This is a predicted structure of a 473-nucleotide part of an RNA (small-subunit ribosomal RNA, 5' domain) from Cletocamptus dominicanus. The prediction has a mean pLDDT of 89. Rfam family: Bacterial small subunit ribosomal RNA. Lineage of the source: Eukaryota > Metazoa > Bilateria > Protostomia > Cletocamptus.

[in-house]
Context: one part of a larger RNA
RNA sequence: GAACGAACGCUGGCGGCGCGCUUAACACAUGCAAGUCGCACGCACCUUCGGGUGAGUGGCGGACGGGUGAGUAACGCGUGGGAAUCUACCCAUCAGUGGGGAACAACCGAGGGAAACUUCGGCUAAUACCGCAUACGCCCUUUGGGGGAAAGGCUUCGGCCGCUGAUGGAUGAGCCCGCGUCGGAUUAGCUAGUAGGUGGGGUAAUGGCUCACCUAGGCGACGAUCCGUAGCUGGUCUGAGAGGACGAUCAGCCACACUGGGACUGAGACACGGCCCAGACUCCUACGGGAGGCAGCAGUGGGGAAUCUUGGACAAUGGGCGAAAGCCUGAUCCAGCGACGCCGCGUGGGUGACGAAGGCCUUAGGGUUGUAAAGCCCUUUCACCGAGGAGGAUGAUGACGUUACUCGGAGAAGAAGCACCGGCUAACUCCGUGCCAGCAGCCGCGGUAAGACGGAGGGUGCUAGCGUUGUUC
Repeated sequence: GAACGAACGCUGGCGGCGCGCUUAACACAUGCAAGUCGCACGCACCUUCGGGUGAGUGGCGGACGGGUGAGUAACGCGUGGGAAUCUACCCAUCAGUGGGGAACAACCGAGGGAAACUUCGGCUAAUACCGCAUACGCCCUUUGGGGGAAAGGCUUCGGCCGCUGAUGGAUGAGCCCGCGUCGGAUUAGCUAGUAGGUGGGGUAAUGGCUCACCUAGGCGACGAUCCGUAGCUGGUCUGAGAGGACGAUCAGCCACACUGGGACUGAGACACGGCCCAGACUCCUACGGGAGGCAGCAGUGGGGAAUCUUGGACAAUGGGCGAAAGCCUGAUCCAGCGACGCCGCGUGGGUGACGAAGGCCUUAGGGUUGUAAAGCCCUUUCACCGAGGAGGAUGAUGACGUUACUCGGAGAAGAAGCACCGGCUAACUCCGUGCCAGCAGCCGCGGUAAGACGGAGGGUGCUAGCGUUGUUC
C1' cells in the first nucleotide's frame, strides 16, 4: 500500500447491487418447511342430483430441493483412464395384455388403556395379493430340456392414459487404477484377514467383501506406523511475476442429521422433518406407561468483540402429484433490519468589503478566521406533496407496489463529520500543566516559556464516513 463474512469509538442524508453466528455439530417454546391422485378401489356423510367432503386400501413422491462442516490425510477431492454393473419416471423399436382364486383395511360387533394406542370376532372392493394358460425375444442348462408376465380406468366410441416381457438410448449412480493433495523423525519400524493362492458364500457388479484350506508373505528413510491439524475443488486475496495465504457468499463433489449401532421398504436410503435397539437430555402420566430431536425458514436462551423479521406471495423460475382443473412448495421470488462492503448522488450556485460583528494572535500599528457570513440575484438534483404510469405476463394471472419512470408543486428549504498537525508525514501558535496529569507505531515527549500532555484559535488529510484493533499478502 492492498484486502476483509469483520469488530470497537465518534458521526450519519438518499439510492442501486451484494453480503450478514467466523464462537457452542450448545440446548430449544411456538408456527410453518412434502405432499398429491376420486380418471385404481370399497365405505360413510352432504347434495341444487351436476357433484362434493372424510378417513381407509392402493399408486407416485417423501433418496429431490434446503441446512451444516462435526468427522475424514482418504481413491475423500482434483485430473486422466478402465471393466465386472444397476438405473423409477423419459425416448425409440419388437411382442403381448387370456382365464380364474383366496384374503386384508375401512365398516359392524365385543373388549383393554389415563393417554399413546391396541386385542378378538364378522363382512367387502381394487391398477393390492396368489395360482393357471401363453413366451418372438429373455433367464438357467449336462444342449436332452427346464423356468418366468400382465391391470385396468376414462371416453364425445374417434381415442386417450395405463399394464407385462425384451432390446437399445438418455440421465443418474456403484466399483477399480495412474498422478497430485498440510505439519512433526524429540513418531522407525508397522501388519494375522495381515499379503497371495484354490474353492464355497455374498453383491447389481469386480474384489480377502466374507468363510474353509494352503503358502509366508505385505508395507517402510522415495518416510510406513504413530501424533497433530484440516472437508476437497472451481476459485478468493495479495504480488510485476514467481510465489505466499485463504477455501464466506455462488457453483461441483464428499460427509453428517441428538450420540452410537442396525436393518426394513424401495429403481434408488442404511434414509434431516421414516422404523428398531441402546445411551444422554427434555416433556406428559391416573406411576402401569408414553412423547420428542431446528446443522430447514423465522424465532428463543446461552456462548461471544460480533452477525437480521416468529414478514408477503406462489405473480415469475423450478420441483412433487394429477388426464385435467388444480393442490402443495420458508426451494424460489420479494419485502424488512444492519454504512457490513462496493458504486453513484446530495447537503446548493453566482455576486458580495482595503474586509461587519465575534473569536484567536499581536511588536497594540495590526494580522487572521475571510468572500467566509450578512445582503442581493438565481437554481431545485435527492428527500417531501399531488397526478399519471410501463416491463417482469406469448390469451388470462403481479407478492414486489405508495414499483421503476414521467409530469406538476413548494421552498435554500430536510441533510457533515472524523482523524491528525515533533521527525518519519501534509499541517503552528496561545493558554493550562510542571517527570505530575498524560502521550506513544518507531525514535521518543513531560522536572516553569512543551509546535510531542489537556483546551482553544488556526491549519492539513479524507469525507457519509473517519479513525482504532485484529488478520493475510